[in-house]
Parts: sequence; structure tokens; C1' cells
RNA sequence: ACCGAUAAAGGCAAACUGCUCGUGAGGGCAGGACGCAAAGCUAUGGGUCUCCUUCGGGACGAUUGCCAGGCCGCCGAAG
Repeated sequence: ACCGAUAAAGGCAAACUGCUCGUGAGGGCAGGACGCAAAGCUAUGGGUCUCCUUCGGGACGAUUGCCAGGCCGCCGAAG
């Protein structure tokens, strides 16, 4: 360095519920844990979804807990 234990410490938090923002997909906060070794950050490529549309397309729309890329990072058994 690769890699990733029925290891240890610490971390995140799906569904659902409440409040709230948004036309919407969805977002924020609190509760809550299905899971996660990048479930940390980033819409760069692809995917999916939403809104608008003159159906050609447009978004200075959403999603990083869909995949890949980029940046950064805790721990250390076996190999």
C1' cells in the first nucleotide's frame, strides 16, 4: 500500500412519526435504527426521479444511502 475480523474506540442513520421549507422530486430539525469501512465531501460522467414544454427540448431542478470518477480521512487481525 492492497485489503477489511463475529476486534476495539469513535462515527453516520433507511423505513416510519412530528414540526417545517418546496408546485414537485425532495430538503432541514427532532425522535427512531434498516443498514453503512467512506452511508465523509463533491452533481464531473452515466442512471433514476421531478417541474416546465411549442414535444425539439429546457431547468442557474432533486438524488452522493444507485453506479463510476475526483478530493480528504479513523482503526489494524489474518493474508
Source information
A computed fold for a 79-nucleotide RNA from a Deltaproteobacteria bacterium, annotated as c-di-GMP-I-GGC riboswitch aptamer. The source organism's lineage runs through Bacteria, Pseudomonadati, Myxococcota and Myxococcia. The sequence was found by an Rfam model in a public genome assembly.